[in-house]
RNA sequence: UAAGUGGGCCGAGCGGUCGCCCCGUUUAAUCGGGGAGGAAAGUCCGGGCUCCACAGGGCAGGAUGGCCGCUAACGGCGGCGCGGAGUGAUCCGCGGAAAGUGGCACAGAAAACAUACCGCCCGCAAGGGUAAGGGUGAAAAGGUGGGGUAAGAGCCCACCGGCGUGUGAGUGAUCACACGCGCAUGCCAAACCCCAUCCGGAGCAAGACCAAAUAGGAGAGAGAGUGGCCCGCUCGUUAUCUCUCGGGUAAGGUCGCUAGAGCCAACGGGCAACCGUUGGCCCAGAGGAAUGACCGCUGCCCCUCGCUUUUGAGGGGUACAGAACCCGGCUUACAGGCCCACUUACAGU
Numbered sequence: 001u002a003a004g005u006g007g008g009c010c011g012a013g014c015g016g017u018c019g020c021c022c023c024g025u026u027u028a029a030u031c032g033g034g035g036a037g038g039a040a041a042g043u044c045c046g047g048g049c050u051c052c053a054c055a056g057g058g059c060a061g062g063a064u065g066g067c068c069g070c071u072a073a074c075g076g077c078g079g080c081g082c083g084g085a086g087u088g089a090u091c092c093g094c095g096g097a098a099a100g101u102g103g104c105a106c107a108g109a110a111a112a113c114a115u116a117c118c119g120c121c122c123g124c125a126a127g128g129g130u131a132a133g134g135g136u137g138a139a140a141a142g143g144u145g146g147g148g149u150a151a152g153a154g155c156c157c158a159c160c161g162g163c164g165u166g167u168g169a170g171u172g173a174u175c176a177c178a179c180g181c182g183c184a185u186g187c188c189a190a191a192c193c194c195c196a197u198c199c200g201g202a203g204c205a206a207g208a209c210c211a212a213a214u215a216g217g218a219g220a221g222a223g224a225g226u227g228g229c230c231c232g233c234u235c236g237u238u239a240u241c242u243c244u245c246g247g248g249u250a251a252g253g254u255c256g257c258u259a260g261a262g263c264c265a266a267c268g269g270g271c272a273a274c275c276g277u278u279g280g281c282c283c284a285g286a287g288g289a290a291u292g293a294c295c296g297c298u299g300c301c302c303c304u305c306g307c308u309u310u311u312g313a314g315g316g317g318u319a320c321a322g323a324a325c326c327c328g329g330c331u332u333a334c335a336g337g338c339c340c341a342c343u344u345a346c347a348g349u
Base pairs, nucleotide, nucleotide: 001345002344003343004342005341006340007339008338009337010336012298013297014296015295016294017293018292020035021034022033023032024031037320041331042330044329045328046327047326048325049203050202051201052200056231057230058229059228061199062198063197064196065195066080067079068078069077070076081094082093083092084091085090095194096193100192101191102188103187104186117134118133119130120129121128122127142160143159144158145157146156147155161183162181163180164179165178166177167176168175169174207255208254209253210252217245218244219243220242221241222240225237226236227235262281263280264279265278266277267276268275269274299318300317301316302315303314304313305312
């Protein structure tokens, strides 16, 4: 310099005018302070919080899937293991197919208790042997070489692969070594299924309080049914019934609501995810739903023209999107730009 791999960040700045929401004990004005995001999005996972019925057990249902760790938790993240792709940085994948059931289009002889189209061999033929070679397919019953044979074949042998057993290393996935077995049967589990682990449901329109009311209200009691199913419990709720109380124009208000698994910095522990200590900071809380509009200057990118260059003039563009109880992730969208680490090739020192 070129090509690439992985990760992080910014995503306009300043000024003026007119407005909007919240806070500063109440009302009004003034004044002061605060006012979107890295994804606020998709609502795909996980948790907090709230109510419903969290006693417990079973069934049904759902999710996850190498191992170890991190965490409030996770399907997330970190490290490691094995397999595959790449020269490499790096990326992708991950329980079980000799427990059972089932499926494998087309082509092909045959798609799995094997079989034989061409070929090879024996044979006059009929027929038989064979699975080396060809051919089909996404996939064809270990691979290479040698021996052997009529031709062949783990039929025999060496190496590689596979399976089993043992020993050692490791928390573990797994790895190494030794011995044994000619090999003991393909792919699909995002087919049913099996194994292991985890999971109750609904959601801030959750829910709580106050006020008001035309009783359709409130309280007490009974109560079939019902809260996935069964056992269990007799907790709640409801049609209906009984009793008691209660009187003046509403459909509204308040809380939940934002100080939190919070943000920043330093130090310490850990390979890391992450954790701890100390110090500092306060950073939207609306609810038919604010966070805006216009103007000027500047920045960044692109195009055209002039110019030796510096640069000048004109034009265009400046994204995706927008809180609604809160948090941790994942995924998706994004004009333009910046930074870090690493790899490969070439050149120079």
Molecule: Bacterial RNase P class A
Organism: Pseudomonadota bacterium